[in-house]
Model confidence (mean pLDDT): 81 of 100. This is a predicted structure of a 73-nucleotide RNA (transfer RNA) from Aeromicrobium sp. Root495. RNAcentral records the identical sequence in 2 taxa. Its Rfam family is "tRNA". Lineage of the source: Bacteria > Actinomycetes > Propionibacteriales > Nocardioidaceae > Aeromicrobium.
Order: sequence, then structure tokens, then C1' cells
RNA sequence: GUCCCGGUACCCCAACGGCAGAGGGAGUCGGCUCAAACCCGAUCCAGUGUGGGUUCGAAUCCCACCCGGGACA
Repeated sequence: GUCCCGGUACCCCAACGGCAGAGGGAGUCGGCUCAAACCCGAUCCAGUGUGGGUUCGAAUCCCACCCGGGACA
């Protein structure tokens, strides 16, 4: 330099162009306990790497860029 894969919450990880962006962990509160752990219940946290474009509607499609990984040279 070229090509490929990826970037979604504090962490992991889903989501036919259309539901209120799902789930798990962690956190917080409560229950249980002598007290904890385990377990149970409730709850909080993201508008999706950045900027544009297409569309009635974009995490999803298109363009440029940024970051991480890989292949080739």
C1' cells in the first nucleotide's frame, strides 16, 4: 500500500430497513441469613466509532474518515 473481519451500556453479546435496541454479567435496592455467601425479586445504565448520503423510516444500505485484528506484498 491492497484486501478481509470487527467497533452497540461499566463488561460480554443479539437485533428482515419498521416492536419501546433483546439477553447475560457487574452495579443499586429489597428478601433470605445471627451475619455473609449462594439463591430469589425489583431496578438503573446504550440511540449503536465519527461525519455525510439514500429512504416515509438506518445499528442495518452507500461514501469518506478514525480505531482494533488478520491476510498478501